[in-house]
Molecule: RNase P RNA; transfer RNA
Organism: marine eukaryotic metagenome
């Protein structure tokens, strides 16, 4: 001068508050039991006193009280309800290999490729020879590609000419060179040729086959093929693998008033059914039950938990032993003020809970490593 | 907790990536009229919310962020 990992997130003291939990105090209230008194005995009801349990409130004391991202809601899981025999299809997602994990699109290790002098870092990194589509403009040609300029005069024809050479034109050959474009398809060199061309050869690249190493991705080596039809799959698609849906406003329990519902009873009220009675129906009155709203309680924080330690593993991680309990609100707390000190304090506030990723962030401490002097 | 969107001053198009950045209203200039409006002609006005990536090429495809709206 850099690379990479971990930790921390103003400190101390005082005063006043807020939320949860625990204890005490006082008061109110509920339920149950016993005793006493009154009442003619019992049941039952009422009153007073004492005690126990539960609930609420006042006051006091103690104790705990936001994060590394609590955020974005981008993934994965737990939990809850609904659906579900099994299979296929559709749809969505992922995509080198192996491992870790409850699971993942995350992490670790390895392979390949890009960047860097290096430590390191970045990569949606399967298939383009299963098929289809697209490749604007420019350009001759954008696909089993293509003669515009150029190159050639070996071959054929024509012109000139008595004939031949030379020359010219046409047919033709040619992917070396120019030009167009993001892209024209193996590269460089030598030979070769009329000029050229993997046409031949050497090296490099690539394909195929085999051997060796590796769990594998892959690598190395040997042989072989003259090269094999460009790009695009974050275009459709193919292949392999994964995925049921909704979400704590999930869901469970208790449960008022009013209005529906069901059932029972009354009817000595009214109406209808026949003129009357019974019965029946509608209506009326009373009671019970059930669903369910307001409201309340649970779900709610002891967990894939944390810290330390030993062991296994390169590592992610797994595991042994010991210790610890660390917010749980529901108009929603975690704050305000004062004093002292310093480096003068960033981003930012839990709401069912975890594992990740991403984004924001003043600084400070520390481990490992690289380069230059 | 779940879903949708962002393109000119305003309201909106933009199909399978190129031919493509458009329409209406508004605004500016001209013409018309005695003058104004309407009608007619012409013009200007955009980092397509921001930043990356894929691709030869991105308003369009993918990812991250910001803002707005709805349940």
């Nucleotide at each position: 001068a850099g690379u990479u990992g971990a930790c921390u997130a103003g400190a101390c003291a005082g005063u006043c508050g807020c939320u949860g939990c625990g204890a005490a105090u006082u008061u109110u209230u509920u339920u149950g039991a016993g005793u006493u008194c009154g009442a003619u005995c019992g049941a039952g009801a009422g009153u007073g006193u004492a005690u126990u349990u539960g609930a609420a409130a006042u006051u006091u004391c103690g104790u705990a009280g936001a994060g590394g991202a609590a955020a974005g809601u981008c993934c994965g899981g737990g939990c809850u309800c609904c659906a579900u025999a099994g299979g296929g299809u559709a749809g969505a997602g992922u995509g080198c290999c192996a491992g870790g994990u409850a699971a993942c699109g995350c992490c670790u290790g390895g392979g390949g490729g890009g960047c860097g002098a290096g430590a390191g870092u970045c990569c949606a990194c399967g298939g383009a020879a299963a098929g289809u589509g697209c490749c604007g403009c420019a350009g001759a040609g954008a696909g089993a590609a293509g003669a515009c300029c150029g190159c050639c005069a070996a071959u054929g024809a024509u012109c000139u000419a008595g004939u031949u050479c030379c020359g010219a034109u046409c047919a033709g050959g040619u992917a070396a060179g120019g030009g167009u474009g993001a892209a024209a398809g193996g590269g460089u060199g030598c030979g070769g040729u009329a000029a050229g061309a993997g046409c031949g050869c050497a090296c490099c690249g690539c394909g195929c086959u085999g051997u060796u190493g590796g769990u594998a991705a892959c690598a190395a080596c040997a042989g072989u093929g003259g090269c094999a039809g460009g790009g695009u799959a974050a275009a459709c698609c193919c292949c392999a693998c994964u995925c049921g849906g909704a979400g704590c406003a999930a869901g469970a329990c208790c449960a008022a008033a009013u209005a529906g519902g069901u059932c029972u009873c009354c009817u000595u009220g009214a109406c209808g059914u026949u003129g009357c009675c019974c019965g029946c129906g509608u209506u009326g009155g009373a009671g019970a039950c059930g669903g369910g709203u307001a409201g309340g309680u649970c779900g709610c924080u002891a967990g894939a938990g944390g810290c330390a330690u030993g062991c296994g593993g390169u590592g992610a991680c797994g595991u042994u032993u010991g210790c610890c309990c660390c917010a749980g609100a529901u108009g929603a707390a975690u704050g305000a003020c004062u004093g002292u000190c310093c480096a003068c304090g960033a981003c930012a506030g839990a709401a069912c809970c975890c594992g990740g990723c991403u984004u924001a962030u003043c600084g400070g401490u520390u481990g490992a490593c690289u380069c230059u002097u | 907790g779940c879903g949708a969107g962002a393109u000119a001053g305003c309201u909106c198009a933009g199909g399978c990536g190129g031919u493509c950045a458009g329409a209406g209203c508004g605004u500016c200039g001209g013409a018309u009229u005695c003058a104004u409006a309407a009608c007619c002609c012409g013009g200007a006005g955009g980092u397509c919310g921001a930043g990356a990536g894929u691709u030869c090429g991105a308003g369009u495809c993918u990812c991250u962020c910001u803002c707005u709206c709805g349940c």